[in-house]
RNA sequence: UUUUCGAAAUGGCACACUUACCGUGAGGUAGGGUCGCAAAGCUACAGGGCCUUAAAAUAAGGCAGCCAGUUAUCGAA
Numbered sequence: 001u002u003u004u005c006g007a008a009a010u011g012g013c014a015c016a017c018u019u020a021c022c023g024u025g026a027g028g029u030a031g032g033g034u035c036g037c038a039a040a041g042c043u044a045c046a047g048g049g050c051c052u053u054a055a056a057a058u059a060a061g062g063c064a065g066c067c068a069g070u071u072a073u074c075g076a077a
């Protein structure tokens, strides 16, 4: 120095719920909130899986806090 790993420290994010708005819907944006998270950063055209709408031949859309891919802070054992 790198990889693995996850003690400590600096910090970070924000489940459920709720208010307003958008959407047929899944869901999204902003504010409050703080269950938890070492990637709860990013990626839906790396891949898998799940959900919604129309339908039942197929198509369009959504979910990253489901698995996963990828990048990254710190440095005890």
Stems, first nucleotide, its partner, number of pairs: 005075002012037002017032006035065001041070003047067002049063006

RNAcentral holds the sequence, with entries from Rfam.
This is a predicted structure of a 77-nucleotide RNA (c-di-GMP-I riboswitch aptamer) from Soehngenia longivitae.